Source information
The RNA shown here (small-subunit ribosomal RNA) has 1592 nucleotides and comes from Candidatus Velamenicoccus archaeovorus. Taxonomically the source falls in Candidatus Velamenicoccus (Bacteria, Pseudomonadati, Candidatus Omnitrophota). The prediction has a mean pLDDT of 83. The sequence is in RNAcentral, with records from ENA and SILVA.
[in-house]
RNA sequence: UUUCGGAGAGUUUGAUCCUGGCUCAGAGUGAACGCUGGCGGCGUGGAUUAGGCAUGCAAGUCGAGCGAUGCGGAUUUAUGAGUAAGGCCGACCGCAAGGAAGGUUUUACAAGUGGAUUUGCAUAGCGGCAAACGGGUGAGUAACACGUGAGCAAUCUACCCCUAGGACUGGAAUAGCCCGGAGAAAUCCGGGGUAAUGACAGAUGUGACUACGAUCUCUCAUGAGGACGUAGUAAAAGACGGGGACUUGUCGCAAGACAGGCCCGUCACCAAGGGAGGAGCUCGCGGCCUAUCAGCUUGUUGGUGAGGUAAUGGCCCACCAAGGCGAAGACGGGUAGCUAGUCUGAGAGGAUGUUUAGCCACACUGGAACUGAGACACUGUCCAGACUCCUACGGGAGGCUGCAGUCGAGAAUCUUUAGCAAUGGGGGAAACCCUGACUAUGCGACGCCGCGUGAGGGAUGAAGGUCUUCGGAUUGUAAACCUCUUUCGACCGGAAAGAAUAUCCUGACGGGUAAUAUCCGUCAGGACUGACGGUACCGGGAGAAGAAGCCACGGCCAACUCCGUGCCAGCAGCCGCGGUAAUACGGAGGUGGCGAGCGUUACUCGGAUUUAUUGGGUGUAAAGGGCAGGUAGGCGGCCUGACAAGUGGGGAGUGAAAUCCUGCGGCUUAAUCGCAGAACUGCUUUCCAAACUAUCGGGCUUGAGUGUGGGAGAGGAGAAUGGAACUCCUGGUGUAAGGGUGAAAUCUGUAGAGAUCAGGAGGAACACCAUUGGCGAAGGCGAUUCUCUGGACCACAACUGACGCUGAACUGCGAAAGCUAGGGGAGAGAACAGGAUUAGAUACCCUGGUAUUCCUAGCCGUAAACGAUGAGUACUGGGUGUUUCGGGUUAAACCGAAGCGCCGAAGUUAACACAUUAAGUACUCCACCUGGGGACUACGGCCGCAAGGUUGAAACUCAAAGGAAUUGACGGGGGCCCGCACAAGCAGUGGAACAUGUGGUUCAAUUCGACGCUACGCGAAGAACCUCACCAGGGUUUGACAUAUAGGUAGUAGGAACCUGAAAGGGGGACGACUCGUUAAGCCGAGUGCCUAUACAGGUGUUGCAUGGCUGUCGUCAGCUCGUGCCGUGAGGUGUUGGGUUAAGUCCCGCAACGAGCGCAACCAUCAUCCUUAGUUGCUACCGAAGGAUCCGAAAGGGUUCUGGCGAGCACUCUAAGGAGACUGCCCGUGAUAAACGGGAGGAAGGUGGAGAUGACGUCAAGUCCGUAUGGCCCUUAUACCCUGGGCUACACACGUGUUACAAUGGGAUGUACAGAGCGUUGCCAAACCGCGAGGUGGAGCUAAUCGCAAAAAGCAUCCCCCAGUUCAGAUUGGAGUCUGCAACCCGACUCCAUGAAGUUGGAAUUGCUAGUAACGGCGGAUCAGCUACGCCGCCGUGAAUACGUUCCCGGGCCUUGUACACACCGCCCGUCAAGCGAUGGGAGCCGGUAGUACCCGAAGUGGCGACAACGCCCCUAAGGUAAGACUGGUGACUGGCGCUAAGUCGUAACAAGGUAGCCGUAUCGGAAGGUGCGGCUGGAUCACCUCCUUU
Repeated sequence: UUUCGGAGAGUUUGAUCCUGGCUCAGAGUGAACGCUGGCGGCGUGGAUUAGGCAUGCAAGUCGAGCGAUGCGGAUUUAUGAGUAAGGCCGACCGCAAGGAAGGUUUUACAAGUGGAUUUGCAUAGCGGCAAACGGGUGAGUAACACGUGAGCAAUCUACCCCUAGGACUGGAAUAGCCCGGAGAAAUCCGGGGUAAUGACAGAUGUGACUACGAUCUCUCAUGAGGACGUAGUAAAAGACGGGGACUUGUCGCAAGACAGGCCCGUCACCAAGGGAGGAGCUCGCGGCCUAUCAGCUUGUUGGUGAGGUAAUGGCCCACCAAGGCGAAGACGGGUAGCUAGUCUGAGAGGAUGUUUAGCCACACUGGAACUGAGACACUGUCCAGACUCCUACGGGAGGCUGCAGUCGAGAAUCUUUAGCAAUGGGGGAAACCCUGACUAUGCGACGCCGCGUGAGGGAUGAAGGUCUUCGGAUUGUAAACCUCUUUCGACCGGAAAGAAUAUCCUGACGGGUAAUAUCCGUCAGGACUGACGGUACCGGGAGAAGAAGCCACGGCCAACUCCGUGCCAGCAGCCGCGGUAAUACGGAGGUGGCGAGCGUUACUCGGAUUUAUUGGGUGUAAAGGGCAGGUAGGCGGCCUGACAAGUGGGGAGUGAAAUCCUGCGGCUUAAUCGCAGAACUGCUUUCCAAACUAUCGGGCUUGAGUGUGGGAGAGGAGAAUGGAACUCCUGGUGUAAGGGUGAAAUCUGUAGAGAUCAGGAGGAACACCAUUGGCGAAGGCGAUUCUCUGGACCACAACUGACGCUGAACUGCGAAAGCUAGGGGAGAGAACAGGAUUAGAUACCCUGGUAUUCCUAGCCGUAAACGAUGAGUACUGGGUGUUUCGGGUUAAACCGAAGCGCCGAAGUUAACACAUUAAGUACUCCACCUGGGGACUACGGCCGCAAGGUUGAAACUCAAAGGAAUUGACGGGGGCCCGCACAAGCAGUGGAACAUGUGGUUCAAUUCGACGCUACGCGAAGAACCUCACCAGGGUUUGACAUAUAGGUAGUAGGAACCUGAAAGGGGGACGACUCGUUAAGCCGAGUGCCUAUACAGGUGUUGCAUGGCUGUCGUCAGCUCGUGCCGUGAGGUGUUGGGUUAAGUCCCGCAACGAGCGCAACCAUCAUCCUUAGUUGCUACCGAAGGAUCCGAAAGGGUUCUGGCGAGCACUCUAAGGAGACUGCCCGUGAUAAACGGGAGGAAGGUGGAGAUGACGUCAAGUCCGUAUGGCCCUUAUACCCUGGGCUACACACGUGUUACAAUGGGAUGUACAGAGCGUUGCCAAACCGCGAGGUGGAGCUAAUCGCAAAAAGCAUCCCCCAGUUCAGAUUGGAGUCUGCAACCCGACUCCAUGAAGUUGGAAUUGCUAGUAACGGCGGAUCAGCUACGCCGCCGUGAAUACGUUCCCGGGCCUUGUACACACCGCCCGUCAAGCGAUGGGAGCCGGUAGUACCCGAAGUGGCGACAACGCCCCUAAGGUAAGACUGGUGACUGGCGCUAAGUCGUAACAAGGUAGCCGUAUCGGAAGGUGCGGCUGGAUCACCUCCUUU
């Protein structure tokens, strides 16, 4: 200095990292749809049916080319009905004058008619030019069609420009026109006559062309160009304007007039040269898909010669040759106009080709030529075809893919507008005419751009809405209100530019000329012309006045609440929402985004590095070919010379314009438009450089190969030989079994098996050696010997001199199974048979057994053909073992090379792991991958005898599928350990009767809850009423109960008797108030109460899956975590694992951990021992006294006892306060000297002393809304409340928990002994009396260490019973009673008498308990009027047995392992069958389409023959027909599999050792998953052994 430029997110999992797809955010569009819609500018608008079209318009023009015609003007001439005037005549009348019909004539006029000349306008025809442009469309086309760059020495070119020439003579036709004819029409025919810038003939030839001759110059080449000579060939048209002299002709006496010659000008004309623009042809390069299209081609490729064309050329023809193209993709198929550009993208790319511009192609479909400068022609011709229309049925007409418009199809695309004013085009001399090109306008928010819908102030933060925790919040300065402005729109007024270089007029100058004429050019002045349009723009007044919606609000993604709904209705781009508290559905409020738009849909690019050139991968995620040889191709060692293809640099040409970009400018701005620059990254050409690559030449030895000498080896092929084992056969001995299994059976055997001995036969395989040992490319190879043979390695360094590496296609090899043919067949053994197992067992196990396994010959060509790792080369720390060779050594050590293993550094990896044998660092080549399923499939091709192999899709469907690792959980995995878990024992349950609970059933109701362990003597520590929630019936409605407000209330509140009723309730109403304030008092006010009304009460109604609290369970199991540090990308790990030990994560030791918390333990209460203190109601050893009884004694007295009863005492017991004591403290041993364990001493107690309370993090959506509390919902004259009665107590049955028993270790009777802990005033209740008894009477005492319940019972002693349905057992029932209670009918307990059922120890199964335990025995208490209690909670008495031990069952803890589980094994998951839906393959066929082949027919037309013409014939040929096929699409009875679908059927294949390890290939069998055989793999768990490695 230049460059201005690159963002991600959601979704697989319990979580993680990776792989990988799907989806979103961005930009864009010729769009469409939905809702909405004020204005303007600029753009843009049939993308579909190249479908069909009514109507109008879109190409004409020239009369200055021609003849003619029509209508006018002018001139002239002729004629002219007639009119006027005059002359003459004049019948007739008149006497006459005269008049006068009429005739005739002259002049003038004259509507009109004809001719001639001239002029204006118009025009059918002939003629010229244009019509080949402009405009439309994109069907076809994969091609020199397009783009780009070259070439034509192989070409043409009207109009235009320039140059130098020419333009002479002549005759003959034809249309128009006239006449006639045919036809409905379109149109046509015959005859006659006429013109030209029409056609033709002749002349001339600057030059052109052709031939010949000679000659010069040039080119890459064929060859080209120039000048010269001779010969030959072919031209033309006039029109208009002007002019004076001369001249010709006609008219005229003449003057003169007219026409020509002549001259000038303009426009035309002819031939030629050049230019410009245009066109044609050729070539290099570039840009789609498909190989499931691999071979294509006969005018094909080339040559020679004729033809044809403007021109080259097989362009066409004849002959000759046999070529040409193709994996760098021919040929075929599909699709498609190409480009500048446009969209996107950081770029590289990708997609696209609308408008604008360039090119091409087409014009109803197909074919063909004609005319022409140009066409094989959009609004020309001919023919064929389809379609539409007309028709007189004979025949005709037409072509909107021009502008409008219409129908159709479609999601969808405009006015049947104005004007030639501008720009441009055609014709013309010009005026001018034509122009749906174009310019304008209309319609459409289709796009881009701009503007507006107001601005400032305004808090009572109004009302309303919404939400609410009821306080408020929000909408919200938003509104109202005040002040102001007026864009746009509406109205009124003014008012452009676009238009003058055209044309015309005038003038000047110049040119030209004989010319001051005409004409041409230049300049000046003037005139004329506007569709849009009274439009843009400007001004004026009025007035906030007329102008906002759409989408979204779970995450991605910005924005949240309420109500409704209740897996319904619905949403959804992905993930996903919705099953009663939905920020996800619908509505509302609020909020966010954009805004005259906003969303949706469709499509493109992006994100997507998700096809990877920039910029990916292949051990396990998708992906290395089974292995080798090798062709093409790709790549290639060192030195040196040359060259310049690649490469680098400079120059030239080109790269259309528009677009993009930059700058400037014009519309008020912008969009838009203009000008200039830059750019267009490209192609061609030229010059220079020579490092690298290529090429050519010369050399080298290190890559590669050869040679010599060695040793190793299951390398390969063939032949021969061997022993063990096995089976069979023969014979001997010998007798009843053998065999087989988890256990059996089928089977063999008395016809002699099995066993054993001897002999014989046969086939297959080769024990030990044997090995992370060897060899081979892989598959694979294992007895011994011989023959043949391949490869690698080591040493030496003699030879060649890059000879190399890789490798599509191709070729060969290639386990097992399988196939063909022939052998062989011992053992094993798919199928098959039988026996078992099982619910079944087409299996696993057993007995048999065919194919097969073996050999020979030939196929097949696949495997988990695996190191899931292509080949080659080089480089990059080590350690260790082993095989072979060499060096070295006495032997070692050690060193080198080649293999085969292990461990590890850096590095790599998603991780696991790999790591000199790379998955590291690089290079070369090949193969392969791009979400899962469908699908190792279908169709097609190739191969195969077949089985099948190989190549290999799509529709449809899903949002995942997957890899590695992590934490759990689980395992019919492993290890260690614990527990009344088992075992060892004791007693039971399961059988009986009864009690009680539950299920079921029943019922008006049998209220509800609890359901494995962890529901079932549970809630319920007590249902006759009550309880009560259920049922029937009767009642009440602000309520049985609470609070508040308002109003009312003195005979008010309350309320007796009485009536009614089952009661509740309803009447009834004697009697009859109260409190506070105030006051003298009344009154008054307030309250209580009552009434009315409103809020509300009330609910054992619902949701325990909305909750709190409490509880159960794992489990009193030993666990569960944290901080900091460290490790890992991360989830996570470590700590907490390990070695010991414990009841214990208890403690010790070790350790990348160090600490800590909740649990354990301890602290607490209780029991066991002792001490101290205190003694009433407790106790009584000692002392004393009294009474009763009794004994001894004569008595006194003494003893005993009632009786701790009393005094006294507190010793003891006890009570209840405080202490002590136990800590592995001591000793010995074991152990690591630790922790601890074993034993012992002492001690009342010994290793947590017993037993309690105490329950970590959590699990089970465990239980409870019916204990209480509580959110939501629901009921409100009822789901609330009251009452009576009933029910919860039912009863074919089933289960749980208990009680009592079945008896003699017992029952009964009598006697007799010893507790503890409790309870008691609505109570416990003594004595005494009555009753057989329950109980009654009674009333002392006791508010309790005082009195009472209260008798403890088993026990002990004696007697009876004598093994039986009993003197066992007591159910049931009858009778009679007692008690409680308002009341014992449903439905109480107890007593007495009588009755006397089942039951004689209990099937499968199952429970509790390890010591003061089980068992047995009684006692008390709560609830409670009473009781269903045999329950529950406690208490004491008597008081055992057993534990070898941890294999097993159950539960639990720790470590480890596998996992496809994570709702976590009650998991996951496979296949058939059945049902519905969807797409698809096959399919007898049927119906089309496309391209070709053969033959037939053959229009128009070019060409040929025919001298020419006519007619005809021939070649080619569109359409058509026939035939056999090819490719492709649709459809098809039936059929095959596939996919999807909350709750279908059968099994259980897989995931754990998945209960037979699984999987791969193959064969076979079976409802199905699948089973079995053979070979292979580990991507198999577990145990043991071996080897190796690491550490010590």